[in-house]
Molecule: transfer RNA
Organism: bacterium
Formats: sequence, structure tokens, C1' cells
RNA sequence: UCCUCGGUAGCUCAAUGGCAGAGCAUUCGGCUGUUAACCGAAGGGUUGCAGGUUCGAGUCCCGCCCGGGGAG
Repeated sequence: UCCUCGGUAGCUCAAUGGCAGAGCAUUCGGCUGUUAACCGAAGGGUUGCAGGUUCGAGUCCCGCCCGGGGAG
């Protein structure tokens, strides 16, 4: 330098171009003699950055940044 895969909640990951979600974690409540476990609820997001296409973009297109793998 080129090719390829990836970047979404604190962590691990979903989401056919049509309301951004789950599990774990955190907080609160229930249960229990207490803790743990279990049950319920809540909070938590500039979807890496910036443009473009579209009525509508996490998703499609261009550039850049970061990470994994590969070629020279």
C1' cells in the first nucleotide's frame, strides 16, 4: 500500500430500509429469620466520525478513524 471482517447500553451480542432491543451487570421493590438464589420494575444509547441516496438509514453508497485476519 491492497483485500477482507468488525465498531450498537458498563460487558457480550440482536435488529428484512419502517417504534433501537435481549441477556448479564447496576439501582429499587417482592420473597426469606438474614444473605444468596428466585420473581418484578426502573435507569442507562449522538448505533466510531462526517457527507450522500431515500418519504424514511443501525442497515444502502463515498471518504476518514480504530480493532482482528490476510497479501505484497